[in-house]
RNA sequence: CGAAGAAGCACAGGCGCUCGCCGGUUUUAUCUUAACGGAUAAAGCGGGAGGAAAGUCCGGGCUCCACAGGACAGGAUGGUUCCUAACGGGAACCGGGGGUGACCCCAGGGAUAAGUGCCACAGAAAACAGACCGCCUGUACCCGUGGGUAGAGGUAAGGGUGAAACGGUGAGGUAAGAGCUCACCAGUUCCGCCGGUGACGGCGGAAGCUAGGUAAACCCCAUCCGGAGCAAGGCCGAAUAGAGAAGCGUUUGAGGACGGUCCGUCCGAGGCUUCCGGGUUGGCUGCUUGAAGCCGUUGGCAACGGCGGCUCUAGAGGAAUGAUCGCUACUGCGGUACUGGCAACAGAACCGCAGCACAGAACCCGGCUUAUGGGCUUCUUCGACCU
RNA sequence: GGCUGCUUAGCUCAGCUGGCUAGAGCAAGCGACUCAUAUUCGCUAGGUCCGGGGUUCGAGUCCCUGAGCAGCCACCA
Numbered sequence: 001c002g003a004a005g006a007a008g009c010a011c012a013g014g015c016g017c018u019c020g021c022c023g024g025u026u027u028u029a030u031c032u033u034a035a036c037g038g039a040u041a042a043a044g045c046g047g048g049a050g051g052a053a054a055g056u057c058c059g060g061g062c063u064c065c066a067c068a069g070g071a072c073a074g075g076a077u078g079g080u081u082c083c084u085a086a087c088g089g090g091a092a093c094c095g096g097g098g099g100u101g102a103c104c105c106c107a108g109g110g111a112u113a114a115g116u117g118c119c120a121c122a123g124a125a126a127a128c129a130g131a132c133c134g135c136c137u138g139u140a141c142c143c144g145u146g147g148g149u150a151g152a153g154g155u156a157a158g159g160g161u162g163a164a165a166c167g168g169u170g171a172g173g174u175a176a177g178a179g180c181u182c183a184c185c186a187g188u189u190c191c192g193c194c195g196g197u198g199a200c201g202g203c204g205g206a207a208g209c210u211a212g213g214u215a216a217a218c219c220c221c222a223u224c225c226g227g228a229g230c231a232a233g234g235c236c237g238a239a240u241a242g243a244g245a246a247g248c249g250u251u252u253g254a255g256g257a258c259g260g261u262c263c264g265u266c267c268g269a270g271g272c273u274u275c276c277g278g279g280u281u282g283g284c285u286g287c288u289u290g291a292a293g294c295c296g297u298u299g300g301c302a303a304c305g306g307c308g309g310c311u312c313u314a315g316a317g318g319a320a321u322g323a324u325c326g327c328u329a330c331u332g333c334g335g336u337a338c339u340g341g342c343a344a345c346a347g348a349a350c351c352g353c354a355g356c357a358c359a360g361a362a363c364c365c366g367g368c369u370u371a372u373g374g375g376c377u378u379c380u381u382c383g384a385c386c387u
Numbered sequence: 388g389g390c391u392g393c394u395u396a397g398c399u400c401a402g403c404u405g406g407c408u409a410g411a412g413c414a415a416g417c418g419a420c421u422c423a424u425a426u427u428c429g430c431u432a433g434g435u436c437c438g439g440g441g442u443u444c445g446a447g448u449c450c451c452u453g454a455g456c457a458g459c460c461a462c463c464a
Base pairs, nucleotide, nucleotide: 001383002382003381004380005379006378007377008376009375011373013328014327015326016325018323019322021048022047024045025044026043027042028041029040030039031038032037050358054369055368057367058366059365060364061363062229063228064227065226069263070262071261072260074225075224076223077222078221079093080092081091082090083089094108095106096105097104098103109220110219115218116217117214118213119212132159133158134155135154136153137152139150140149141148142147143146167185168184169183170182171181172180186210187209188207189206190205191204192203193202194201195200233285234284235283236282242276244275245274246273247272248271255267256266257265278463279462280461292311293310294309295308296307297306298305299304330355331354332353333352334351335350336349338347339346340345388460389459390458391457392456393455394454397413398412399411400410406444415431416430417429418428419427437453438452439451440450441449
């Protein structure tokens, strides 16, 4: 210098004039009330979207249903240890795979431990295998001393097919062959020792054991899961039409416990369910102080935790957070003259034009995923060149 | 705001327990029949299986993730 890899950071233009929007608070005025108080208007002060507010994919808080019980069904997850309120999230490590490397990827339990299913096409054969060609040995016939044809048997070493053909190399052995036997190599299982909290790793020994793939197929194992969701829930107000219909039931228990079934437990009476109608489209609350943010310190490899200090930071509800103009910042393109250079070109200045993303709270948090503009920092690897 | 379902040819739909070249009807084009048109018959073309990624030898189908479209919900007596 070039090409890469990893981690992290801040921002999401700024200022001003004018006109607006939504909360809070103070003052004043008017109206209302017996009073507290409330409503409206104006003025002052102060506040007003995000890194993803998004998708709603997970997990929790909170609320109601019984302080949420048991079994089956169903769903989710799946290396180990840790973090966390919890998680399908995160950190570190283990194992496997990829890359020259920094480093990256993995739904990564079980297919020797219960069983079942599937493996198209091609191929002889696709799963306790399989004789198409080939090789070998008998038999019959023909030519003839080595072959040919037919048929029987043996054989998985060789060929070819496939994503996948039941370990590999060599030697012995054999009619020809074969873990049939042996040596070495690879793998698996079991046993022992050592290291590690553990996943697992290392070493030694035994067994010819060689076992196909698929569980994001059924299934098995382990762990977890009650349901609904702020349109939850609570209070108030307004209005209206329920002798409406059907079913069930009142201790022989309807129905409910917002769930598929059963059990248990509890509640339980002019009541419950469904249908047909009727009325309203209001106010307050839940509502924003929270597993909160920032700074410092400390434990830990890290995720994260402990301690101390400081701060209060939108709360709307058919839904505010905006518009115009001016100056300016950034980026790109073009032009002008200048500087450096032989040149290609580079540099800063000025002028003009264009651009400036994704997107917007709706009870609140922790994650994941997706969309998106440019910028900066640190560390590492590989290659080339120079000293 | 919350909760469910769907996406295959121009249109309406099939597609099983993953498998060989993804089908059917209507529509379109061409031909036959007819003097001509319609009907009828025959043939043909037409596919990003909503996008991307993964599992598998192999994905329209299984899994994950996004996009688009559609549906449902409140209170009172």
Molecule: RNase P RNA; transfer RNA
Organism: Desulfuromonadaceae bacterium